[in-house]
The RNA shown here (Bacterial RNase P class A) has 387 nucleotides and comes from a Pseudomonadota bacterium. The prediction has a mean pLDDT of 75. The sequence is in RNAcentral, with records from ENA. It matches the Rfam family "Bacterial RNase P class A". By type it is a ribozyme. NCBI's taxonomy places the organism under Bacteria, Pseudomonadati, Pseudomonadota.
RNA sequence: AGGAGUGGGUGCAUGAUCGCUGGUCGCUUGCGGCCAGAGGAAAGUCCGAACUCCACAGGGCAAGGUGGUUCGUAACGCGAACUGGGGGUGACCCCGAGGAAAGUGCCACAGAAAACAGACCGCCAGGGCGCAAGCGCUUUGGUAAGGGUGAAACGGCGAGGUAAGAGCUCACCGCUCGCAUGGCGACAUGCGAGGCAUGGCAAACCCCACCUGGAGCAAAAUCAAAUAGGGAAACACUUAAGGACGGCCCGUCCAACGUUUCCGGGUAGAUCGCUCGAGGCGCCAGGCGACUGGCGUCCCAGAUAAAUGAUCAUGGCCCGUCCCCAGUCCCCUCCCAGGGGGAUGGCAAGAUGAGUACAGAAUUCGGCUUAUAGCCCACUCCUUUUU
Numbered sequence: 001a002g003g004a005g006u007g008g009g010u011g012c013a014u015g016a017u018c019g020c021u022g023g024u025c026g027c028u029u030g031c032g033g034c035c036a037g038a039g040g041a042a043a044g045u046c047c048g049a050a051c052u053c054c055a056c057a058g059g060g061c062a063a064g065g066u067g068g069u070u071c072g073u074a075a076c077g078c079g080a081a082c083u084g085g086g087g088g089u090g091a092c093c094c095c096g097a098g099g100a101a102a103g104u105g106c107c108a109c110a111g112a113a114a115a116c117a118g119a120c121c122g123c124c125a126g127g128g129c130g131c132a133a134g135c136g137c138u139u140u141g142g143u144a145a146g147g148g149u150g151a152a153a154c155g156g157c158g159a160g161g162u163a164a165g166a167g168c169u170c171a172c173c174g175c176u177c178g179c180a181u182g183g184c185g186a187c188a189u190g191c192g193a194g195g196c197a198u199g200g201c202a203a204a205c206c207c208c209a210c211c212u213g214g215a216g217c218a219a220a221a222u223c224a225a226a227u228a229g230g231g232a233a234a235c236a237c238u239u240a241a242g243g244a245c246g247g248c249c250c251g252u253c254c255a256a257c258g259u260u261u262c263c264g265g266g267u268a269g270a271u272c273g274c275u276c277g278a279g280g281c282g283c284c285a286g287g288c289g290a291c292u293g294g295c296g297u298c299c300c301a302g303a304u305a306a307a308u309g310a311u312c313a314u315g316g317c318c319c320g321u322c323c324c325c326a327g328u329c330c331c332c333u334c335c336c337a338g339g340g341g342g343a344u345g346g347c348a349a350g351a352u353g354a355g356u357a358c359a360g361a362a363u364u365c366g367g368c369u370u371a372u373a374g375c376c377c378a379c380u381c382c383u384u385u386u387u
Base pairs, nucleotide, nucleotide: 001383002382003381004380005379006378007377008376009375010374012315013314014313015312016311017310018309020037021036022035023034024033025032026031027030039358043369044368046367047366048365049364050363051216052215053214054213063212064211065210066209067208068082069081070080071079072078083097084095085094086093087092098207099206103205104204105201106200107199120147121146122143123142124141125140126139127138128137129136130135155173156172158170159169160168174196175194176193177192178191179190180189181188182187221271222270223269230263231262232261233260234259235258242254243253244252245251279298280297281296282295283294284293285292286291316356317355319353320352321351322350325346327344328343329342330341331340332339333338
């Protein structure tokens, strides 16, 4: 200098005018003064809680979820550290990481054969036939070392051995089992034994271990215009008014109604829940860390169709264009000097224009995930060059 990795921060500022929401104070009681007024994700609503109501003897089944270990936490499917596996030269990153020797199922295509293995080519041995005595054809066996297929071919590799071969035998590696040592543990290392049994898939059923009642602030509660149905009391009525059938009358049937007041009911509306909280910041202490403890300090939106805004000015930041100019290179003119043009270039000066992200509280927290213009900081790695 270039290219990377990890972690963190910021996310326009100030002023003026006009508005909006909440609190508080004042008075002339509907106006004025003062103060406060979105986020790192307020988002997705994916997990876990607080809080509220409903349900609930105990046990089991079903259904769903989680899945290395230890820790952290109110809790978690979250986080930290580690273990194991994978990737990268490296900093570092990634993992849906229990069980395939309980059972069932599946393994496309290709291939002879895909799971109680399997002879297509090849290799080896015996028999028969032919023959130019080299072999060829055929048949019966042996063989998984070689070829070929496949994501995967029933341990790998070398030596011995053999007719050719084969864990048939041996060394090493892998695997399984046992023991020892280290570690809280996942696990690691070493030693010994076994000739190898146990192919893969559980993001197929399944098995194992652990966990899980439902609904959600539009929960719940208080006050309460209105309506339906309900209850009580008082008054009035005394066989006619009323209701049903019916277009009307007659007729038939039903049978108390009516008025007022109160209780109760619970809609609109109002209040509450509501924002002081597993809270923020700073210092100290413990811990590798997630995190925890102590002390000090601060109060930091509560709207309800939903406030937190609009306009203007000034200034940041950043990008483009133009202008200006140091240096370097090229071309033209040219003996040189000088001049002209072009390219490259800059934490440089000026002018001008554009941009300034994602997004927006709605009961509250802890996480996760996703979105985010641009800028900044810290640590680390690799390559090249210089000293």